The prediction has a mean pLDDT of 87. A computed fold for a 360-nucleotide part of an RNA from Calditrichota bacterium LG24, annotated as large-subunit ribosomal RNA, domain IV.
[in-house]
Context: one part of a larger RNA
RNA sequence: UCCUCGUUAAGGAACUCGGCAAAUUGACCCCGUAACUUCGGGAGAAGGGGUGCCCUGGGAUGUGAUUCCCCUUGCGGGAUGAGCGUUCUGGGGUCGCAGUGACCAGGCCCAAGCGACUGUUUACUAAAAACACAUGUCUCUGCGAAGUCGUAAGACGCCGUAUAGGGACUGACACCUGCCCGGUGCCGGAAGGUUAAGGGGAUCUGUUAUUCUGCUUUGGCAGGAGAAGCAGUGAACCGAAGCCCCGGUAAACGGCGGCCGUAACUAUAACGGUCCUAAGGUAGCGAAAUUCCUUGUCGGGUAAGUUCCGACCUGCACGAAUGGUGUAACGACUUGGGCGCUGUCUCAACGAGGAUCUCG
Numbered sequence: 001u002c003c004u005c006g007u008u009a010a011g012g013a014a015c016u017c018g019g020c021a022a023a024u025u026g027a028c029c030c031c032g033u034a035a036c037u038u039c040g041g042g043a044g045a046a047g048g049g050g051u052g053c054c055c056u057g058g059g060a061u062g063u064g065a066u067u068c069c070c071c072u073u074g075c076g077g078g079a080u081g082a083g084c085g086u087u088c089u090g091g092g093g094u095c096g097c098a099g100u101g102a103c104c105a106g107g108c109c110c111a112a113g114c115g116a117c118u119g120u121u122u123a124c125u126a127a128a129a130a131c132a133c134a135u136g137u138c139u140c141u142g143c144g145a146a147g148u149c150g151u152a153a154g155a156c157g158c159c160g161u162a163u164a165g166g167g168a169c170u171g172a173c174a175c176c177u178g179c180c181c182g183g184u185g186c187c188g189g190a191a192g193g194u195u196a197a198g199g200g201g202a203u204c205u206g207u208u209a210u211u212c213u214g215c216u217u218u219g220g221c222a223g224g225a226g227a228a229g230c231a232g233u234g235a236a237c238c239g240a241a242g243c244c245c246c247g248g249u250a251a252a253c254g255g256c257g258g259c260c261g262u263a264a265c266u267a268u269a270a271c272g273g274u275c276c277u278a279a280g281g282u283a284g285c286g287a288a289a290u291u292c293c294u295u296g297u298c299g300g301g302u303a304a305g306u307u308c309c310g311a312c313c314u315g316c317a318c319g320a321a322u323g324g325u326g327u328a329a330c331g332a333c334u335u336g337g338g339c340g341c342u343g344u345c346u347c348a349a350c351g352a353g354g355a356u357c358u359c360g
Stems, first nucleotide, its partner, number of pairs: 001355008010346002014344001019341001027051005036041001038172001052094012067079004071074001095099001107339007114331002119131002136169006147156003173326004178256003183253002185249005192244003198238002204232004210225006257275005284318001285315001296312005
């Protein structure tokens, strides 16, 4: 110096990001217990008291000695209730600083946020407000189901059958969940447009029987035309879904305005005008886990409060199942406050055990 412990005057969170750590509380019995509430809870709420040992009284209960009575004589029935044990309760006494005498054994309350809850999770820095959850909604699936794995056979789904199974979102409960289908997606529709392979074969080209012209000339050569067949080319026309198109659908992906004027103080604007849009944010909430400006303003709490609580609304940039607003209970959750308590601190001291280092 460090580690693990113990004690501490006075003060008692002044420490610190923060009461981190430590201390307080603690068992059992009795009394007593608020708001709120889903009537279960909250609740061990909070708060108060008792507890050793000795003597003694009473109640309850277990066991049942002894003695007595009865008869249908038996391992019978009834009465009595000593002693011993368990437990509850009263009185008296007594010792210590201290009686659950050591060990073991909740600190508590108020307000707010988030998540309903019990659960689950980053094995080795995160246990949470994240995940899950019961609940709600949408959607697919009629069974050889949809979906998933596999090239397939096959398997799961399921030895289930729409009160079932798959997928997506939401996340107890209460009150609710507004407007927009223009875009994207999905569902339905089929008149018209577009459209593949395929079908279809017009046209044209090549080849050639044949034929025409010219030249040579009894042979032939050059040029032109050219049916059928064959080969190639392949035009109209007929061709599905899809797309265009028509309609629906937001607890599908998503979206939910701007400018100007106006009331007999001022201010503000119920009101009006205008532009744009598919429609312009309803209820509720709001400086919020969301508010930049911002320590917004007012109120509360403090002597003093960038945090906290209650309001206001100017919502940079809340808002309704990417759910909105509440909510009893719950939480090793987060924030603020209070009581108690303390070496966290003012401010440090001493002690116990251990480690390291130095000297011998």